[in-house]
Parts: sequence; C1' cells; structure tokens
RNA sequence: GGAGUCAGCUAAGCAGUCGCUGUAGUACUUAUUUAUAAGUACUGCGGAGGAAAGUCCGGGCUCUAUGGGCAAGGUGCCAGGUAACGCCUGGAGGAUUUGAGUCCAUGGAAAGUGCAACAGAAAGUAAACCGCCUAAAUAUUUAUAUUUAGGUAAGGGUGAAAGGGUGCGGUAAGAGCGCACCGCGCAGCUGGUAACAGAUGUGGCUAGGUAAACCCCACCUAGAGCAAGACCAAAUAGGGGGGCGUGGAGAAAUCCAGCGCAUGGCCCGUGCGGUCCCCGGGUAGGUUGCUCGAGGCUUGUGGUGACAUAAGCCCUAGAUGAAUGACUGCUCUCGACAGAACCCGGCUUAUCGGCUGGCUCCAUUU
Repeated sequence: GGAGUCAGCUAAGCAGUCGCUGUAGUACUUAUUUAUAAGUACUGCGGAGGAAAGUCCGGGCUCUAUGGGCAAGGUGCCAGGUAACGCCUGGAGGAUUUGAGUCCAUGGAAAGUGCAACAGAAAGUAAACCGCCUAAAUAUUUAUAUUUAGGUAAGGGUGAAAGGGUGCGGUAAGAGCGCACCGCGCAGCUGGUAACAGAUGUGGCUAGGUAAACCCCACCUAGAGCAAGACCAAAUAGGGGGGCGUGGAGAAAUCCAGCGCAUGGCCCGUGCGGUCCCCGGGUAGGUUGCUCGAGGCUUGUGGUGACAUAAGCCCUAGAUGAAUGACUGCUCUCGACAGAACCCGGCUUAUCGGCUGGCUCCAUUU
C1' cells in the first nucleotide's frame, strides 16, 4: 500500500416562508348550577426504522376456564444466559477456507414398518454375469478347446452405495485363512461438570444407507386476542319459527338417572338450569385501553462470553379514513431498502453510501 473478515455508529445536512399533530402555559369566545367541556390565537418542549417489513417464534397485558387423561403440535450434542424462546454465549463433534473466520434439521437404524428408479448375478439375516482353480470324459497339434461335477468371492463389470481398508504370508485357486498397521466392538484407567477426548488391554470382526420417511425416546405446550377488554349515550320488533326440556322416591326441601349449555378436538369429571338453531328488525356514536417500560445512556465491579450487579443521569410518537408535508436557496460523502397503530425480546428477508476499531493474508522497503 492492497485485499478480506468480525464488531460498533450513522442513514443527506444547513437556512428561510407557509402548513399538520401531541403536550404544558397564557388570553379570548360559547354552553352551562358550581366549575367543567368545546373552539380560536400566541409561546415553550416534542413528533417513524435498522429493519417500522414478514406475521415466523417467545412473552407482557385482557378475557374465557375447573381438574385429569388421550390426541395434536413443537424442540432435539453438552453447559450456561434470559421473563421466556425454536433466541444468544461458550464448548464438543462434523463440514469448509491459505487464514482471520463461516455454517450445521448434531437423540435412536440391534423395537417395528417403509423406501432406494434404472443398471447389475445380487441392494439385507442378499449373490455368481465375466473370471480363477481342481477332477473326470471327448477331440487333438501333449498343450489347448468343449461338457459335467466341485471349490471360490482376491481380479473385472454395473451402480450413489456390493459383507472393513492397505500390505505381506499362505493356498489347487482364493478368502481375516493368519500376521502388521489403520478402522470397528468390548473392558476398565486418565482428563473434563458434561458432550467428549487420550493412551492401554482384548476380540478376527458382527446385522450397510435413509428417521426435514412413518416410528421410538427425552423435554415442553389451555384457548382466543387491542377489531382483546371496560365504561357512557342512543335506538329497535321484550318479533316469527323449530329441536331437546323426561322419569322415579319424597308432605316439602331435596336425592338418583336423563336433556341442553360451558370448558380449542375426544373421553372422564365439574359447574349452570334452561339452552341451542334459523329468519327478520335496530344501533354500530363517544371515552378508555394508549404509552414510565423485563426502558435508555455513562462509569465501576464480577465473568472467556452471553450477561449480572451497584451508583449517577434521562423521558425519547400516540394518529384514528389515519399526523412530520409543500416551496426556495446553499453545501457534498449525491442520499438505497423503505412509514409506527397495544407493547417488548429475537429470528428471517431487502438495502445506497460514510466513519471507527480488532484480526488475517499478499507485495514492497527498513
């Protein structure tokens, strides 16, 4: 000097004129019983994002609930963090990169079922197409060829994958048949909280792949949602039709069984006693929920880290047919993706530039 990688900040800026909206104060007007409500004007302080997006997860909050089981759904190495999570941090194992780094749908195939087209002899408690060896018979150029029988899975072929791999010995020819090393299984030992790793011993060694296939195992999950919910005001037709509403004991209260409803699906249980379905009519206006939070920033302490904790400081949008817009001038780094609607923690997707720091690689010089 160049290239890369990880993390953080920012997201055109300044000025002027007019306009929108929240809140506080002041003044005026209107209504009305106080004092409130509404409107207007002025002044002060504020007014979209890193993803506000997707609606994919987890919660806070509100309502319905009343408990258990089944079904259904979710996660899937270990240890931590967090309100919680399918998120984050660290580690183990694996893949990838020269590297810094990046990624992982990472439990179980010996409980069972299924699948693997085509090719191939054969794709699991599977197999002999070509080939190799031996014996017999025939032909014959004494070594070949053919047939039959037996042995074989080392060589070749097919395939994504063919009964561990390489080498040596052995054999009629071969084969873990034997041996060495590697791999695999078992046993305890060492290190580690653990996942797991290492070395030693032992066994010729055994049943492949696939579970974002069904399944098994472990853990977790009540449902609906701000159009939730609460309050005020107003109006209508307290309309019409249909289903179930029963039986027994008892003087009665009540008890037993039954029917209907509620509890996301089913069953049991529980509660209520009337409840469900269809047609038709009216209202759909206002207030609240609505922004002080698992909140933000700085510093110290602890921790590898996510984060925790202590002190100090700060308040940072609440619209409701939907608020931040229009015009003019200047500047340069020339402006992408893109607009809150109850709130928060994540993940995923889109994206023009600018600034800062750590680390890696290359070239050159000293």

The prediction has a mean pLDDT of 76. The RNA shown here (Bacterial RNase P class A) has 366 nucleotides and comes from a Gammaproteobacteria bacterium. Of the family's consensus pairs, 98% are formed in the model. Taxonomically the source falls in Gammaproteobacteria (Bacteria, Pseudomonadati, Pseudomonadota). It matches the Rfam family "Bacterial RNase P class A". Rfam links the family to the GO terms ribonuclease P activity, tRNA processing and dimeric ribonuclease P complex. By type it is a ribozyme. It was read from a public genome assembly, where an Rfam model found it.